Predicted 3D model of a 73-nucleotide RNA (transfer RNA) from Microbacterium ginsengiterrae. It matches the Rfam family "tRNA". Rfam's curators write: Transfer RNA (tRNA) molecules are approximately 80 nucleotides in length. The family's RNA type in Rfam is transfer RNA. Model confidence (mean pLDDT): 84 of 100.

This record gives sequence, C1' cells and structure tokens, in this order.
RNA sequence: GCCCCGAUAGCUCAGUGGUAGAGCAUCCCACUCGUAAUGGGAAGGCCGUCAGUUCAAUCCUGACUCGGGGCUC
Repeated sequence: GCCCCGAUAGCUCAGUGGUAGAGCAUCCCACUCGUAAUGGGAAGGCCGUCAGUUCAAUCCUGACUCGGGGCUC
C1' cells in the first nucleotide's frame, strides 16, 4: 500500500429499508425473620463520523476514523 471482517444500552451480542431488542449489570416491588435465589416491573442507546440514494436509512452507496485478520517484489 491492497483485500476482508467488525463498530448498536455500562458489558456481551441480535436486528436488517418503515416509530431499535435480548441476556447480564443497575434501580423499584413481591416472596423471606433477614440475606441470597426466584418472580414482576422500571430506567438506560436516535445505531463510529460525514456525505449520497430513497417518500422513508441502524440497514443500500462512497469517503474517513478506530479495532481485528490476511496478502505483497
């Protein structure tokens, strides 16, 4: 330098054009003599950045940034 993969909630990951989800963690309630466990509920992200396509983009296209992997006399 070139190619491929990834970036979404505090963490680990789904989602795939039409108002963004799960598990764990956090908070509240129930249960308990109490704690844990268990059950119920709540809060939490406008999806790496900037443009483009579209009526509509986390999703498609381009550039860039960061992380991982591969190739090259």